[in-house]
This is a predicted structure of a 1471-nucleotide RNA (small-subunit ribosomal RNA) from an uncultured bacterium. Its mean pLDDT, the model's own confidence on a scale to 100, is 85.

RNA sequence: GACGAACGCUGGCGGCGUGCUUAACACAUGCAAGUCACGGGGGCUCGCAAGAGCAACCGGCGAACGGGUGCGUAACACGUGAGCAACCUACCGAUUUGUGGGGGAUAGCUGGCCUAACGGCCAGGUAAUACCGCAUACGCUCUCCGGGUCACCUGACCUGGUGAGGAAACCUCCGGGGCAAAUCGAGGGGCUCGCGGCCUAUCAGCUAGUUGGCGAGGUCACGGCUCACCAAGGCGACGACGGGUAGCUGGUCUGAGAGGAUGGCCAGCCACAUUGGGACUGAGAAACGGCCCAGACUCCUACGGGAGGCAGCAGUGGGGAAUCUUGCGCAAUGGACGAAAGUCUGACGCAGCGACGCCGCGUGGGGGAUGAAAGCUUUCGGGUUGUAAACCCCUGUUGCCCGGGACGAACUUCUGCUUUCGAGCAGAUUGACGGUACCGGGUGAGGAAGCACCGGCUAACUCUGUGCCAGCAGCCGCGGUAAUACAGAGGGUGCGAGCGUUGUCCGGAAUCACUGGGCGUAAAGGGCGCGUAGGUGGCGCGACAAGUCGGUGGUGAAAGUUCGACGCUCAACGUCGAAUCGGCCACCGAUACUGUUGGGCUCGAGCACUGUAGAGGCUAAUGGAAUUCCGGGUGUAGCGGUGGAAUGCGUAGAGAUCCGGAAGAACACCAGUGGCGAAGGCGACUACCUGGCCCAUUCUUGAUGCUGAGGCGCGAAAGCUAGGGGAGCGAACGGGAUUAGAUACCCCGGUAGUCCUAGCCGUAAACGAUGAUGACUAGCUGUCGGGGCUCAUGGAGUUUCGGUGGCGCAGCUAACGCGUUAAGUCAUCCGCCUGGGGAGUCCGGCCGCAAGGUUAAAACUCAAAGAAAUUGACGGGGGCCCGCACAAGCAGCGGAGCGUGUGGUUUAAUUCGACGCAACGCGCGGAACCUUACCCAGGUUUGACAUGCACCUGCAAGCUUCUGAAAGGAAGUCGCCUUCGAGGGUGGUGCACAGAUGCUGCAUGGCUGUCGUCAGCUCGUGUCGUGAGAUGUUGGGUUAAGUCCCGCAACGAGCGCAACCCCUGUCCUGUGUUGCCAGCGAGUUAUGUCGGGGACUCACAGGAGACUGCCGGUGACAAACCGGAGGAAGGUGGGGACGACGUCAAGUCAUCAUGGCCCUUACGUCCAGGGCGACACACGUGCUACAAUGGCCGGUACAGAGCGUCGCCAACUCGCAAGAGUGCGCUAAUCGCUAAAAGCCGGUCUAAGUUCGGAUUGUGGUCUGCAACUCGACCACAUGAAGCUGGAAUCGCUAGUAAUCGCGGAUCAGCCACGCCGCGGUGAAUACGUUCCCGGGCCUUGUACACACCGCCCGUCACGCCAUGGAAGCUGGGGGGACCUGAAGUCGGUGGGCUAACCGCAAGGAGGCAGCCGCCAAAGGUCAAUUCAGUGACUGGGGCGAAGUCGUAACAAGGUAGCCGUAGGGGAACC
Repeated sequence: GACGAACGCUGGCGGCGUGCUUAACACAUGCAAGUCACGGGGGCUCGCAAGAGCAACCGGCGAACGGGUGCGUAACACGUGAGCAACCUACCGAUUUGUGGGGGAUAGCUGGCCUAACGGCCAGGUAAUACCGCAUACGCUCUCCGGGUCACCUGACCUGGUGAGGAAACCUCCGGGGCAAAUCGAGGGGCUCGCGGCCUAUCAGCUAGUUGGCGAGGUCACGGCUCACCAAGGCGACGACGGGUAGCUGGUCUGAGAGGAUGGCCAGCCACAUUGGGACUGAGAAACGGCCCAGACUCCUACGGGAGGCAGCAGUGGGGAAUCUUGCGCAAUGGACGAAAGUCUGACGCAGCGACGCCGCGUGGGGGAUGAAAGCUUUCGGGUUGUAAACCCCUGUUGCCCGGGACGAACUUCUGCUUUCGAGCAGAUUGACGGUACCGGGUGAGGAAGCACCGGCUAACUCUGUGCCAGCAGCCGCGGUAAUACAGAGGGUGCGAGCGUUGUCCGGAAUCACUGGGCGUAAAGGGCGCGUAGGUGGCGCGACAAGUCGGUGGUGAAAGUUCGACGCUCAACGUCGAAUCGGCCACCGAUACUGUUGGGCUCGAGCACUGUAGAGGCUAAUGGAAUUCCGGGUGUAGCGGUGGAAUGCGUAGAGAUCCGGAAGAACACCAGUGGCGAAGGCGACUACCUGGCCCAUUCUUGAUGCUGAGGCGCGAAAGCUAGGGGAGCGAACGGGAUUAGAUACCCCGGUAGUCCUAGCCGUAAACGAUGAUGACUAGCUGUCGGGGCUCAUGGAGUUUCGGUGGCGCAGCUAACGCGUUAAGUCAUCCGCCUGGGGAGUCCGGCCGCAAGGUUAAAACUCAAAGAAAUUGACGGGGGCCCGCACAAGCAGCGGAGCGUGUGGUUUAAUUCGACGCAACGCGCGGAACCUUACCCAGGUUUGACAUGCACCUGCAAGCUUCUGAAAGGAAGUCGCCUUCGAGGGUGGUGCACAGAUGCUGCAUGGCUGUCGUCAGCUCGUGUCGUGAGAUGUUGGGUUAAGUCCCGCAACGAGCGCAACCCCUGUCCUGUGUUGCCAGCGAGUUAUGUCGGGGACUCACAGGAGACUGCCGGUGACAAACCGGAGGAAGGUGGGGACGACGUCAAGUCAUCAUGGCCCUUACGUCCAGGGCGACACACGUGCUACAAUGGCCGGUACAGAGCGUCGCCAACUCGCAAGAGUGCGCUAAUCGCUAAAAGCCGGUCUAAGUUCGGAUUGUGGUCUGCAACUCGACCACAUGAAGCUGGAAUCGCUAGUAAUCGCGGAUCAGCCACGCCGCGGUGAAUACGUUCCCGGGCCUUGUACACACCGCCCGUCACGCCAUGGAAGCUGGGGGGACCUGAAGUCGGUGGGCUAACCGCAAGGAGGCAGCCGCCAAAGGUCAAUUCAGUGACUGGGGCGAAGUCGUAACAAGGUAGCCGUAGGGGAACC
């Protein structure tokens, strides 16, 4: 796009079309084929009669047309074109001739009889255009004898003559109509042939009337059409035979076309008429509405018998997703009959039903903005539906009402007129549709819009609901709480009396490729050769004209299609004209090419002669090394094997070594992208036999060529049969290991086999994954075989032919790549492919001893499977390089007790969050109340808090009293300002609203962690690539660094690195108190205490300094590195801040903010108490220890950085102490915290559960605080637990670091701080090195990964569902065969039946009928096969299914490289 459609929703009108696609299933009822009275007689009715009418019968014509259907049919059935010299033809037209004379019956009718019915029997009598002789008959038929024309396979036509045979029907209204014979025509039919149009080879051979002949029969006619005889043919790979399907065509749909699909309506042909068979009649039938028989079915029946055939029009049932009225009319067109009038006509013309299709029309038009109301939405401003509506002004299609009102009609007939008697003119008559179309008037915007869609493809977006549910879906895919994808709504888009859906066909699909595809790796080259058919074929010349080309003629039905014109108001539709109709046939012509043929040629191909190379093949013989075994010698304890072992061998003497012997198999070095062969394949040496290639020079044949469906042959390994052989190796098997297991990998043994002979098998990743042959198209280089030429004679150069490699231009290719050995450009031929799985499987065939091979599907299932390349990621791949990553060290953790956090458990609650690194002394830098979010109990509701509005209110706070656990409640008291209206405040009531640590960190912002302070991440332009993308950023060096240098199709740039910032280390300058004190002075027991000073320290500012700057070496003359000098500091001096593109849906809705959702007398809020502190356990992180490098006691020295007025607190007094009392100073370089501790000096303890260790517990206290019970810290006395250095495992640290020692601060009333953040004191050890573990960077490689190895993925088993194979069988269908039986009927035969016409005087005959017999023969029966289906206990595999079980086979070197063929083995992948 289309449809004979169906279904869903919807539906105003008209025109034109169209309507059982299924059950060729069964049919009630009516109708669909009759007509003629001018053929006939009789009957009945009317009539006085003449006559008229009715219809049965005889008779004539028709019923073979028209109408229906598509069962069958793969066929001369159809289409197309020819042929019939082998034929027929009623009615019609033309021409010629004739129509004479007789006869016998019979229906109707009358009478009788039988029968339920249908119907029938007997007798009598009757007519014909019924029937039968006779006569005549030319052109007819047959026979015989000729002539002419033409053609040819036979003969045809015209014509002369002889003989024989053959016709008729009459009626009449007198106009005419019939009848017979013959010829021609027209139309119709029959037969034959060429060509054309389905699937299947898993149908390969078929055929006995089969093929042909002679003769006969039969037919309208040729013919094995039929029969007898004879011969043995005929068809087939160009697809016979068989199976399946199917009416064919004009056309129709689609398509640019070529094609593909289709054959409904209309038209042509065919076939059929309940199923099968058969003939009769006839011009025509093997007859839809005829007959006979058989079968099935239905109906009637008196049970004896009968009747029937809608695939005619309507209609019914049934089937089905589905398809109409039991209508009107013969007015028109057409048909039958008739002289005609006319009759008949479910053909046809009309109407009805159905949006089934096509076409047309309408459902209104113009104006109308406060952009109404309402809906929807909203960022609350608005937006949108939307000029849409309302409203105003119009119009009048259609509908409805009223009136008018056709065309289609011309015939025929009648009447009249004219007439050349053929006919013509005028008038009258005839309409189913239909009072319809159409026209006019009226009415009145009045009665008339839906359907699908809106994620992309694909035009059209929002809200709500739902929450992987419900659902959607053509493909991709949507839906798991913000769904433009579901459902509804608003809005929009598309089409519109329709719109969607489903089905089917074509297109897109170049996705079967003729036009117009492919086969190295995507599916696809046969394992290889020889060769048959076939296809195809070199260079001249001649002939022919089959192909080819040109011209002419015939045909190619109409309709349809296209174009033009015309007619319905337009269109659909119709009419006319033109074109087209691709094709076929015939004739004439052309001869380039192809072809055929004749005769040539030599360059393709082959032959001959010379020569070379070679693991080419076969057979025989020979050889040495090695292995094993056997014998002997020497000799002693091991050997062997592995990752390490063990099994095994060995004191009965192994292994080792020497000598001798035996056996079998394979041939080291040479050996080479070397050679040979068609491929498989071929490797010691020698010989016989033998195939092929190559080079060179001539000779010769003269296209002999190429390819090659079938066919034939060859064909690794494994395997099979028979017989040998058997050293080594070695499936299976045994044992040892490994392992979770180990039916494996490893080891020790070891049988088939491997070898030979003969025969099978016929497959391989049989690979160059690349068929064969020929030609053409740049080169360079190596190598093998042969030849030529040149010289300087050499492993020389050059050239040529043949082979074999590497690189490479053009070109090709999706890319990779190929590239004279093509995958380039062409030609010829063969093979093969058409999504993945199922499956190279089933069934069937062929082959095989078997194993199996070959040929080779379908159901079902998936939305992919696949190729190449790219970027990543990954690897039990590689290279290079980093990091406290390992190693080297030091100190820990893991064991103990305690602190703290977490899990778990418990609980009324133990609030919540954080979960590998990167949660767990984390949020919390301070949970007794508060905090607090949790629980229980008690209150409260505009609220604890904010803003606004309305109304009311001298009502608040504070204080006092009562009640209560408190919150709260109740009472009392007091009180601001004023212009006297009120204002402000407060409280109450009500409305808006507040409030929520309620949910979603997977809706978010912000902030943060992490990889990672790692050195990376990108961009612009250019270039390369079809593209993804690459290049730059890779490479050579170097660095801490993508740091820098060099190189380079790249050149630049950005974010990162580094630097700029801060602290610290040295110096300088400035300033100099509260800091400092060298010199001067004063004072003190003593102290910068004082005067003073700025030198120093220090503080605060500002500068300097370090840059590989200098020297040497290395390096590439670079960057840089190494060493050195100087310097406080040297190669980033040390530390900090600073964190690229990004990753982890990382963390946080409980800091805050925020979308959405949810609660609103509660999920808000207030309050008391409790809980967050529980405790069988488990983990993380810490503290203290286990002691002598120590504990205790006494003495004594030296910091830094901080903090302090609700504070730090001196000194003094008291207390053993915590602390208390009192109180100076200090808002701080001034006073205080403040003592630093380890250290040093002295003493003591003496190896022990201790003078170690301090848990736990008791008692008594101190302090903070409203309050220390749950649940604070501290002090004193007493108590004195575990613990004696911590298993597997594991953390930190590279220098002022680790370790160790103390000090301070935040939070804070106090403190559970042993935490955290800072500060200083003392102050090490070690780093060979980068193999390994972890993490990371760059390059490269492989990949079946891309959620990216925590990936992917294989097979068994178990479960569910589905389709399918096998199967003892069972059931059904189809076709054929053999035999039996054999209806009707034609044909043939037959006789002791019957018999009007003719012959005959008669007897009888001719002819006919019936009977019987025979051939053929439908249906039926029996049997054995065959084929196709269905079903089948059981059984085999297969597919699919969310999370099942077992293992880990494959993808990385996948952890044993993988894979192919074969064989064996095994739960399974597999070995």